[in-house]
RNA sequence: GCCAGAUUAGCUCAGUCGGUAGAGCAGCGCAUUCGUAACGCGCAGGUCGGGAGUUCGAACCUCCUGUCUGGCU
Numbered sequence: 001g002c003c004a005g006a007u008u009a010g011c012u013c014a015g016u017c018g019g020u021a022g023a024g025c026a027g028c029g030c031a032u033u034c035g036u037a038a039c040g041c042g043c044a045g046g047u048c049g050g051g052a053g054u055u056c057g058a059a060c061c062u063c064c065u066g067u068c069u070g071g072c073u
Base pairs, nucleotide, nucleotide: 001072002071003070004069005068006067007066010025011024012023013022019056027043028042029041030040049065050064051063052062053061
């Protein structure tokens, strides 16, 4: 330099077909318990790597670009 894959919550990942972004774990609160853990209920947490475009509407489509992984040279 070229090719492919990945990038979404603190972590691991869904979200595929364009229609207001979710789960598990972790965190906080409540309940339970003599107490702790576990279990149960609830809450909070996101400019979807960045910029631009298309569209009534973009995590998703197009273009440019950052980072990581693998392969080729």

This is a predicted structure of a 73-nucleotide RNA (transfer RNA) from a Bacteroidales bacterium. Its mean pLDDT, the model's own confidence on a scale to 100, is 83. Taxonomically the source falls in Bacteroidales (Bacteria, Pseudomonadati, Bacteroidota, Bacteroidia). It matches the Rfam family "tRNA". The family's RNA type in Rfam is transfer RNA. Rfam's curators write: Transfer RNA (tRNA) molecules are approximately 80 nucleotides in length.